[in-house]
RNA sequence: UGCUUAUCAAGAAAGACGGAGGGAUUAGGCCCUGUGAUGUCUUAGCAACCCAAUUCAGUUGGGUGCUACUUCCUGCCCACCACGCCCGCCGUGCUGGGGGAGAUGAGUG
Numbered sequence: 001u002g003c004u005u006a007u008c009a010a011g012a013a014a015g016a017c018g019g020a021g022g023g024a025u026u027a028g029g030c031c032c033u034g035u036g037a038u039g040u041c042u043u044a045g046c047a048a049c050c051c052a053a054u055u056c057a058g059u060u061g062g063g064u065g066c067u068a069c070u071u072c073c074u075g076c077c078c079a080c081c082a083c084g085c086c087c088g089c090c091g092u093g094c095u096g097g098g099g100g101a102g103a104u105g106a107g108u109g
Base pairs, nucleotide, nucleotide: 001109002108003107004106005105006104007103008102013043014042015041016040017039021032022031023030026075027074028073029072044067045066046065049063050062051061052060053059054058071101076098077097078096079095081093082092083091084090085088
């Protein structure tokens, strides 16, 4: 770094360092942030993808992962509904489904 596959509405924070933007990317929206965010480290916790032991369930240990907001929401396609007008397969809004992108695990090149 490519490919395959599973999951992504639940869950789980304190301290230290640090000092400006941050929530992947781009646009819009909505948020977080000098009452110190994002990030790094330590400790704690959540969870149960992989491995091992032992098992009736499960438990324990190890490898990851995660601990604001649904992957923060929307963007592309389809369907339903409501509203509007310039009456068009138009625009806006809601809901549901799918796709794309992304994240994480496992496998593989």